[in-house]
Formats: sequence, C1' cells, structure tokens
RNA sequence: CGCGCGUAUGCGGGAGAACCGGCGCAGCUGCUGUCACGGCCGCUGACACCGGUGCCGAAGGAGCAACCGCCCCGGAAACUCUCAGGCACAAGGGACCGUACACGCGCA
Repeated sequence: CGCGCGUAUGCGGGAGAACCGGCGCAGCUGCUGUCACGGCCGCUGACACCGGUGCCGAAGGAGCAACCGCCCCGGAAACUCUCAGGCACAAGGGACCGUACACGCGCA
C1' cells in the first nucleotide's frame, strides 16, 4: 500500500399503518339583549386533549427456527409477537444499503 471483517463517526438514500365520538377552540347563518361586553340553536373545520375500536413494523424488546459452536448447553433472522414505539402533512425516529474516514483484528 491492497483485500476482508468488526466498531464508532460524518454524508446520501430509506418503508408501512385509521377512523368514530366527546369537549374545548375558531368561523358562518338565524334569533335575541346591552351604553358596551353578550346569550341561545344549528352547521363547518385543521389542530390539541379525552375515550373507543382498528391498523403498522425497519429503533429497542421478546419467541421459534434453518444453521453454527467450545455441543450439559449456548449463539442465531428482514420469520413471528406487538411490551415499547408508530398510523393527516411536516418534523423526528428509522432496520438496512452506499460512501468517506479513524481505530482494532486477520490475510498476502
């Protein structure tokens, strides 16, 4: 210097899955009252909160297993389960992939 593996970091890419209701809030129509502030009914609405049910899997976690090992036992997935997390947009997170670089190990 090169190749391979592992770890950390930077950069790029990176999926999936919902509605209903309630209250508050905002807006609009109508009616009504006050010097002024207002009140009532109805409708609409993104969002927050609450409740309900459903859904997703690629942080993490757990389970089984091909297979592997030092074979009493243990390790082990992108499979499975959904505890956690997530389900308007955005943001964030994101297994994994690529790339750069540092360290360590091995090979020639």
A computed fold for a 108-nucleotide RNA from Phaeobacter italicus, annotated as Glycine riboswitch aptamer. Its Rfam family is "Glycine riboswitch aptamer". Its family is annotated with glycine biosynthetic process in the Gene Ontology. The sequence was found by an Rfam model in a public genome assembly.